[in-house]
Context: one part of a larger RNA
Molecule: small-subunit ribosomal RNA, 3' major domain
Organism: uncultured bacterium
Formats: sequence, structure tokens, C1' cells
RNA sequence: UGACGGGGGCCCGCACAAGCGGUGGAGCAUGUGGUUUAAUUCGAUGAUACGCGAGGAACCUUACCUGGGCUUAAAUGUAGGAUGCCAGUCCCCGAAAGGGGAUUUUCCUUCGGGACAUUUUACAAGGUGCUGCAUGGUUGUCGUCAGCUCGUGCCGUGAGGUGUCGGGUUAAGUCCCAUAACGAGCGCAACCCCUAUUCUUAGUUGCCAUCAGGUCAAGCUGGGGACUCUAAGGAAACUGCCUACGCAAGUAGAGAGGAAGGUGGGGAUGACGUCAAAUCAGCACGGCCCUUAUGUCCAGGGCUACACACGUGCUACAAUGGUCGGUACAGAGGGUCGCUACCUGGUGACAGGAUGCCAAUCUCGAAAACCGAUCUCAGUUCGGAUUGGAGUCUGCAACUCGACUCCAUGAAGCUGGAAUCGCUAGUAAUCGCACAUCAGCCAUGGCGCGGUGAAUACGUUCCCGGGCCUUGUACA
Repeated sequence: UGACGGGGGCCCGCACAAGCGGUGGAGCAUGUGGUUUAAUUCGAUGAUACGCGAGGAACCUUACCUGGGCUUAAAUGUAGGAUGCCAGUCCCCGAAAGGGGAUUUUCCUUCGGGACAUUUUACAAGGUGCUGCAUGGUUGUCGUCAGCUCGUGCCGUGAGGUGUCGGGUUAAGUCCCAUAACGAGCGCAACCCCUAUUCUUAGUUGCCAUCAGGUCAAGCUGGGGACUCUAAGGAAACUGCCUACGCAAGUAGAGAGGAAGGUGGGGAUGACGUCAAAUCAGCACGGCCCUUAUGUCCAGGGCUACACACGUGCUACAAUGGUCGGUACAGAGGGUCGCUACCUGGUGACAGGAUGCCAAUCUCGAAAACCGAUCUCAGUUCGGAUUGGAGUCUGCAACUCGACUCCAUGAAGCUGGAAUCGCUAGUAAUCGCACAUCAGCCAUGGCGCGGUGAAUACGUUCCCGGGCCUUGUACA
């Protein structure tokens, strides 16, 4: 100087408390461990691995296994030699890859050769093989915590200290006062984006108050720019005003005004560093290793196994509910190898037609809610696992191993031990919708979007983590 303490002081955080809803019990989905296997490819392992890399494992992917092939190889170049081929067509072996055979057969030319192609030799290949403890780059975490440093000066023999401490204050090393320190840098904050209010400009594909036409109905048509909205530019919030306290910074006030009040809400943004943290399998790269194989091609299998254990989720156990009928309201996105109105067939998944749209134009589209009816507390009209049968679609191909539909079947489960997790407001809870990947999909995942919409916070004694000051130490 740090680190540590079941030392002290001050402070903060869904850290506790106060609440709401979960997990742990059941079934299933998914990841992991273990076991099994020819192979179940590899990596990630307290917090910071375990719906993680993977934003799509039937083939491909694919790295694994079994079997069959190739050996300058899948690509490209240089130099030398050989050939006029190669490609196409046909035949044979084969699961394919691959191997063998037949047929056909270049251009220019000064006839030396050249161009092109194939083959061969040599040199360059290739490796998801090892080392993340040789590395770059990127990432997680402490932590969006308020810290981490420098120049000059001063103090100290020196390591180092001071500044950065003290008194207040703040979300903040934020600001004020004091001060052997005076300044400065990286962080904080602000500048950026979205959102809440308003104004101006602009009105098409959006809108429709007034006028006219028109319809069963409908901005449907003429028209209009008022309104909504769209999208560009401004305005607005600064403790600016008032009161109280205070030297100041600032704090308090159901204050005024205001759409918004003290960082308005959310996002992006992550200092010096820590964990020899993660990644050589995204990529790059040093070293080592393989070179008729640890390279490469192909078929089939595996990554989907299953006594078991754990994590993360989904669906439930019902009446604030289930079923049936009627009926209303979003936002954000996607669409030409696509989204499809509408019509017809089918109980349905879907199929056959057909139309519009490269889209504020056409299209994909809510559910909970609401109004009726029924069920009446049951393992049930709860729950839907599992299994049988029949189908639809995608795709060379759904056996291992796809999703969906219909009929039948109707398991466990009656609110879950010890323990444990999330959340402070348009949040939790609950309800559906869209997108990426994608032929299809094992999506209950991820990432967004809107609808309905709570309870509680006395407080900081305690648990956990963190910041500052101080103290002890046989630790570095």
C1' cells in the first nucleotide's frame, strides 16, 4: 500500500421486511449429469454452465460410428513432359461415391509452333487434430457500482502519501464550504434514439367535421385539410417562480402554473481493473502433430438411447371455472420461389378454382373481456398424458425420427416437505398477436408487440452484495 475480520461508524441495492405470483409434488417439453452404445461429435460447470454456442439435427447440416472409395486431392497458380482431348450419348459393376468399356471428337498457323482443354511430374494443399496456461479479436462478471489515475508542487531516507481527507449535500469523486495543495484526464451527468404535450409545414395509399351525390351497408364518389394519423422541423422542465430551513450547495411543500416536476418514463452507452473466467469449433494466428490419412467423397446409422438425478419451462389440479352460441376492440411486424380476399368441396387438417398486391393502397390477423344458455363440487361436461384407427401437408424420402386434423381411449394430478425464485406501476399477474431461423418442424424456446390490470413498502435490527472513512492482523 492492499486484502481480510462471526471489529467499529456512515450509506445504498426487490438485500431483508410488507405484499402478489411462482419453483420444489403430477404429466409433458427442453438442456445437463450419469449410464448405455459401433457412435450416442465437440464445447459451456458456484454466483458468471445446464430452452447455453444451436435465430430450426429426417438426408444435408455433421464435426461422431460402420462399411465402400480417392491420393496433388474440392479450388487456384508456376515450370517441365505427354495427349487431342474434355464434355455429351450408350453399356457394365455398385447402395451411392467411385471404377471399367464403347462411340463421337478442337481452333489458329509463317507447319517451327501457339491458344485451349485433359492428364502426369515437382512445388505450393488440407486438418471442426492439440494447446484459450503462447495469442489477437470478441464476450461474461463485479456493475451503470462511483470509482480509477496523471502533471507540477509539498511531505517522507524509501516503499509511498497529499490532491481523492474533513463538514454538509447528491442517484453520482454530484455540487458547496473548508484545506499544501493547484489543476487535469478516463468514468458520472449532458449531447443520441423512442415515448408523454403542443405548434408550423405537408396532405397520398391515411382521415371525414361541413357541402353534394350514392348504397342493403360502406370515405363508396365529387370534394375538403378542420380532426385522427403519418413524418420533418421547432417549442416546452430549468428547483425557473412562491413559502420554510440553510453561509452555500441543496432539502421540504397533495404549493402555483403546467401535458409532464425535481434524472418525467424507457433504451443505447459499461472507467482503471478482477476471475491465467469463456472461446484455437465463428474468424485470425505462434508452436506441436497427421500426410494412400487425424485429409477428402459417398451410403446407412448416430447426435432423438434410458434404471435414474438435477436445472429451465409448458399444461393442469377447476365454478373469479369448463363447454356451447352470439358479439366488440389492438399494436408491431411479414409478404412475388410470397401473402392471399372471394367461391366451391370436405366434420377438419386442407384441396380445387379465382382475384388483388413488390403494398399507409391488396393480404396475413386477435384472445382474455362482454351478452345469453348449460354444468353444481364429482377425479366430474375438471385435466389432458398415453394408446388404437383413419387422414392432410411439406419434402427424392416422414421406419429409426416431422408437424397438423378427425374418431375413439381418458393416465397422473384435488395446490405440492425442507427449501427457494421473480417483481415497486402501466410494473407483477393474466390474455392473445407478429417476427427471425425455416421446404417442413419436434417453438411450451428466443426476440418484440399491444389488451386487461393489482397489492405492498412501518422501517434498516437481521441475511446477501456493494461504496466511503477508521481500527486490528503472525496474510501478500